About this RNA:
The RNA shown here (small-subunit ribosomal RNA) has 1537 nucleotides and comes from Nitrosomonas sp. Rfam family: Bacterial small subunit ribosomal RNA. Rfam links the family to the GO terms structural constituent of ribosome and ribosome. The organism belongs to Nitrosomonas, within Bacteria. It was read from a public genome assembly.
[in-house]
RNA sequence: AAACUGAAGAGUUUGAUCCUGGCUCAGAUUGAACGCUGGCGGCAUGCUUUACACAUGCAAGUCGAACGGCAGCACGGGGGUAACCCUGGUGGCGAGUGGCGAACGGGUGAGUAAUGCAUCGGAACAUAUCUUAAAGUGGGGAAUAACGCAUCGAAAGGUGUGCUAAUACUCCAUAUACUCUAAGGAGGAAAGCGGGGGAUCGAAAGACCUCGUGCUUUAAGGGUGGCCGAUGUCUGAUUAGCUAGUUGGUGGGGUAAAGGCUUACCAAGGCGACGAUCAGUAGCUGGUCUGAGAGGACGAUCAGCCACACUGGGACUGAGACACGGCCCAGACUCCUACGGGAGGCAGCAGUGGGGAAUUUUGGACAAUGGGCGAAAGCCUGAUCCAGCCAUGCCGCGUGAGUGAAGAAGGCCUUCGGGUUGUAAAGCUCUUUCGGUCGGAAAGAAAUAUCUAUAGAAAAUAUCUAUAGAGGAUGACGGUACCGACAUAAGAAGCACCGGCUAACUACGUGCCAGCAGCCGCGGUAAUACGUAGGGUGCAAGCGUUAAUCGAAUUAUUGGGCGUAAAGGGUGCGCAGGCGGUAUUGUAAGUCAGAUGUGAAAGCCCCGGGCUUAACCUGGGAAUUGCGUUUGAAACUGCAAUGCUAGAGUGUGGUAGAGGAGAGUGGAAUUCCAUGUGUAGCAGUGAAAUGCGUAGAGAUGUGGAAGAACACCAAUGGCGAAGGCAGCUCUCUGGAUUAACACUGACGCUCAUGCACGAAAGCGUGGGGAGCAAACAGGAUUAGAUACCCUGGUAGUCCACGCCCUAAACUAUGUCAACUAGUUGUCGGAUCUGUUUAAGGAUUUGGUAACGAAGCUAACGCAUGAAGUUGACCGCCUGGGAAGUACGGUCGCAAGAUUAAAACUCAAAGGAAUUGACGGGGGCCCGCACAAGCGGUGGAUUAUGUGGAUUAAUUCGAUGCAACGCGAAAAACCUUACCUGGCCUUGACAUGCUUGAAAUUCUGCAGAGAUGCAGAAGUGCCCGAAAGGGAAUUAAGACACAGGUGCUGCAUGGCUGUCGUCAGCUCGUGUCGUGAGAUGUUGGGUUAAGUCCCGCAACGAGCGCAACCCUUGUCACUAAUUGCCAUCAUUAAGUUGGGCACUUUAGUGAUACUGCCGGUGACAAACCGGAGGAAGGUGGGGAUGACGUCAAGUCCUCAUGGCCCUUAUGGGUAGGGCUUCACACGUAAUACAAUGGCGCGUACAGAGGGUAGCCAAUCUGCGAAGAGGAGCCAAUCUCAGAAAGCGCGUCGUAGUCCGGAUCGGAGUCUGCAAUUCGACUCCGUGAAGUCGGAAUCGCUAGUAAUCGCGGAUCAGCAUGUCGCGGUGAAUACGUUCCCGGGUCUUGUACACACCGCCCGUCACACCAUGGGAGUAAUUUUCACCAGAAGCAGAUAGUUUGACUGAAAAGAGAGCGUUUGCCACGGUGAGGAUUAUGACUGGGGUGAAGUCGUAACAAGGUAGCCGUAGGGGAACCUGCGGCUGGAUCACCUCCUUU
Repeated sequence: AAACUGAAGAGUUUGAUCCUGGCUCAGAUUGAACGCUGGCGGCAUGCUUUACACAUGCAAGUCGAACGGCAGCACGGGGGUAACCCUGGUGGCGAGUGGCGAACGGGUGAGUAAUGCAUCGGAACAUAUCUUAAAGUGGGGAAUAACGCAUCGAAAGGUGUGCUAAUACUCCAUAUACUCUAAGGAGGAAAGCGGGGGAUCGAAAGACCUCGUGCUUUAAGGGUGGCCGAUGUCUGAUUAGCUAGUUGGUGGGGUAAAGGCUUACCAAGGCGACGAUCAGUAGCUGGUCUGAGAGGACGAUCAGCCACACUGGGACUGAGACACGGCCCAGACUCCUACGGGAGGCAGCAGUGGGGAAUUUUGGACAAUGGGCGAAAGCCUGAUCCAGCCAUGCCGCGUGAGUGAAGAAGGCCUUCGGGUUGUAAAGCUCUUUCGGUCGGAAAGAAAUAUCUAUAGAAAAUAUCUAUAGAGGAUGACGGUACCGACAUAAGAAGCACCGGCUAACUACGUGCCAGCAGCCGCGGUAAUACGUAGGGUGCAAGCGUUAAUCGAAUUAUUGGGCGUAAAGGGUGCGCAGGCGGUAUUGUAAGUCAGAUGUGAAAGCCCCGGGCUUAACCUGGGAAUUGCGUUUGAAACUGCAAUGCUAGAGUGUGGUAGAGGAGAGUGGAAUUCCAUGUGUAGCAGUGAAAUGCGUAGAGAUGUGGAAGAACACCAAUGGCGAAGGCAGCUCUCUGGAUUAACACUGACGCUCAUGCACGAAAGCGUGGGGAGCAAACAGGAUUAGAUACCCUGGUAGUCCACGCCCUAAACUAUGUCAACUAGUUGUCGGAUCUGUUUAAGGAUUUGGUAACGAAGCUAACGCAUGAAGUUGACCGCCUGGGAAGUACGGUCGCAAGAUUAAAACUCAAAGGAAUUGACGGGGGCCCGCACAAGCGGUGGAUUAUGUGGAUUAAUUCGAUGCAACGCGAAAAACCUUACCUGGCCUUGACAUGCUUGAAAUUCUGCAGAGAUGCAGAAGUGCCCGAAAGGGAAUUAAGACACAGGUGCUGCAUGGCUGUCGUCAGCUCGUGUCGUGAGAUGUUGGGUUAAGUCCCGCAACGAGCGCAACCCUUGUCACUAAUUGCCAUCAUUAAGUUGGGCACUUUAGUGAUACUGCCGGUGACAAACCGGAGGAAGGUGGGGAUGACGUCAAGUCCUCAUGGCCCUUAUGGGUAGGGCUUCACACGUAAUACAAUGGCGCGUACAGAGGGUAGCCAAUCUGCGAAGAGGAGCCAAUCUCAGAAAGCGCGUCGUAGUCCGGAUCGGAGUCUGCAAUUCGACUCCGUGAAGUCGGAAUCGCUAGUAAUCGCGGAUCAGCAUGUCGCGGUGAAUACGUUCCCGGGUCUUGUACACACCGCCCGUCACACCAUGGGAGUAAUUUUCACCAGAAGCAGAUAGUUUGACUGAAAAGAGAGCGUUUGCCACGGUGAGGAUUAUGACUGGGGUGAAGUCGUAACAAGGUAGCCGUAGGGGAACCUGCGGCUGGAUCACCUCCUUU
């Protein structure tokens, strides 16, 4: 210096959060198995399944010192020439008689829930062998096996007869002790064997003596065993009653022994809610695994006990068995057989078959340890000790160590630079464990035996015993452990994983396939999740997987909960049970302390020791938390006794009350009846209809009848245990509360089972029936309408009696008691005050409400009426669904109630709160959103786009708003992407290589052209002296590559649309909240505006708004050509001179800010009105588009990842198509006419374009145009005549002098080309259309409407589009409604966010399950039949050695027969369990089935609960209840001010 040491979480429900709650994982473990892999050793383990069946061998024998003997072997002796024969004489010994053992050791766990086991006790017992002690061991007899002979049988095995021995059997004697007893007495034993020997006797054997060993009787002990008791010992109550030998007594019997163990009689007991009985499962324990522990699970190996031995029964023998390797019987199975009969039992060790995911050698030895027999030697021993097999487990070792950068090669990745594998390898230097070869080499062994000495017994030097010494032999393992030597890095690494949990990442392949997966989940063309590779991580001769247990606070004693998550019984009374005020005394059951016995060993733990270490083995200790005995303490609990009054109760006096039961009675209303008046409607609804009414309704007056319910008062008022209770009066009656005193003296609290009450609906019998009203009928609504609405209407609603017993029976909150801030209202009482009364106030007490501190809570919330802090008792919960269902039981007339599962299935289901989104929720606000207006669309014809259809092709895209005169600001060719035909293949285009040629231009022929063929012209530029080189262009060749309007806009960039020019979207810090989040950003005003002001746990800031920009409107300054012209000249003309004042142009500035005044407002922001001003409250217009949404649009503008094509999906070419046409839709143009058409005359713009262009004048043509050529790169020239308008004339309401489509003819222009397929002109033709259904669009002022002009595109083509100006309105009360948006709030089961979610029937597939006529099996109970073997009893049927008897005979015994008990078996009636069953019921699951839309928002009829009826289905309706209902209004109360 000891036995102390020990507690982790993660993933997954959600858009996100907190909680509840399940599922899953990480850890440890195993008698394991499977997959891949495998060097050595030590120590352990090794049929968990069929207690299934077993071939073969072995597993229990031994003793000749118990016996008769001698089959076989060896020796000796005798005979015989020999062959051979004889001889138990000796060593020994088969078989037999006899003794001991075989009841141990070994196996297994079927049965068993207590006849078991564990712990602790007990009394009425037995005990071979062993130890100690005492006594005895005398004398007779009759058999029998072996053996011989005969005989039966296939065998197994018998039968008859004859001989024989004993430690076999038996009789007599004796009896210290022993047993019985009536106390006198009676009963009952034995066996010999071996060694040695001096006297004496004997012929001998021997007697005799002695030692040893047996035997008989007895006593004591040790150990062992039998029996009894207490406590503990799994699950189910869907097992609640069980029991006739049952419980006790007495007598008899029986046992080794107590005992109903058994029997007769008597009594009626005994067990059970502290779980009997029944059913299921199971050997129990020490211990093992896990866990911090408490516990939970298990009961291999080792050890203790029990049970079993093919299945069932039975006894015999024996000290001990009802006997694993004994017997008998029955049964099943296997084998032999001559068919007559027989044999067998591996759950002993090996081993075989079978079963199974799965478990070893038909090994060696008795050397050691132990056992049996024996005097001993010894024999036997599959107990045991060893070896063999298996990575099955634990432990240890090795597969090398050092150095080594050219960071090798190869592999993989790559941004192509490199990185990584990687000091890894190679190379160099060392070492040699293990394995290999050779050599040496243990311990485990010492006793017995033998010999010697000493002591004892004895007469003894025999012999025996004890002690000491000497001393020989004996080893399966095994030539093994261990030691040494030699050689060589030499022979020795895998497995799983790498999305998160969880340590470890890349590439390729695949493409919701193949596959993975423990949970969440991966995979639909860029997979760290599949497969492969490289790399990495973890463990390592193993590694993973599967199965199983604990870890799990997920059954909670330690250590959980129940308002809303699962969970308070509908309510009370109350037996058992649990708990219980205060004082004293006693007691000592609980409790505490000490001592003591026990708690087996092994194991765990500690300290040591032995194997090289460890595992392992071993010594000692600690521990064994328990039980028993005993001593003490007396606080607390219990018990007993005596008190007390604070709990509880009783009495007395008051008080309030829809408390209950019965009887009576009242008025209003409804309906009906009668009757008067009176006339055409009434009733009903969103609107209607059914219905009632001229036969007189409804309305109104009068009278009558009937039933039911009780307005106002009336109230988060009252009473009651809850359900519930309401006109008024009377009778009976329960409880509460209050005040003060008196009394009792713990009489109390809670309460399983039990008892009582228990809304509505419903049931039975009998009444009653006005109104209301399930069902039902009719009418509506609707796609349908089994509904909502309407008209009717029956049960029922009412009463009496009897059932039912359930509700959201709710405060979703069990009852009782104590403690813990306040404030306010209200109901009942008491005291004081108030002036007695009254209002009011204070204090106190009992109810009932609202808020709120601490505290609690997941939050919401609760908060002296607790969901706070505690105590007592009861009830209940343990993931969702299946299911409050099935089956069974109980109750009920029924409906049904109550009790109450499982298979299967999912990874969630759920609570509270948050942010959004949504609502056929609410508030506020805005917008050409509605309204008020103007003009259109929808009808016609045409144009154009789209769909559809068609086609060889009608290229492609865009598809609600936000596609459809869109991409396309121009499809005859081209464009062009499409189709047909005919062509090209390094290509029409880019870069690189080689070779050649300047490039290039032109001509001819063929062809539809692309193209092909032929020919001609032409020799360039730069450097260089030259040779030569370079650049550009072009041709040919080969290969890299080009090319793609091919696919994916759901891989992308960029660009765009839309909500929306809507006013929003966020951040930092702070604060609040466990958190998601909130606050700020909400509120009061105001604004076009999150615009501004005020307030405020917020203070600030950013992106948006506004402003800054462009344009327009006014002015000023500067400038003045191509513009302008007042003054001065001039002209036909601003034409020219001149001028720049004006207009205009284009540059710079100014101006407008709610600045001023008045009013309103909160002294604010702001709004209203006014003045001034060109303009007034962002002056008008434009550009400008926050965070984001729509996987919006575009791969065919462009760019781009990936995929695909490569003599084609590329390229070029001719022709065709995109222009089709029954039809449908969108957008436009033109019209339908008189506010107009036509003709003539006449006036005034703006903004633009123009050189491959605009094109003037002039001429020609009816015209489109043509000719012509001036001018103009434009404030100069030109397009270019503006038109509506105005003036005059005509037409006269008509299919027209409207309208112009269509068609015929003739032309013009562009262009290579006008047929498919252009525009325009002229002549002729003259369709529909007379203002447009439902519906729908635009617009708020220079706007709508209307009129013309210009540009882009463009050879040509404009009703489209983008611009420009001219003329120029009407209306807006207003925000109820429709649409869209913003904000606040509310509900939500939505979050892919209402185009959401979601319910039920039906149909299909699969799965498990209930019922089911039954069928089959197992088990069990009762009754009866039957009855093997055996035991017990009975027995003149028969047999009989010992003993008695002279004999006859007897005693005793056997066999047989019979009775009782009883296994198997049989019959009948039940119970339980399991399997199966035509058919049938519901349930669950399943990407895209059918019908509806029940629920979630006020879910469009609020929902839900109970009950009843109805219906394809969700559901609907009636009655009562709940809020877990939105919204609006009112009432009451509270908080704050």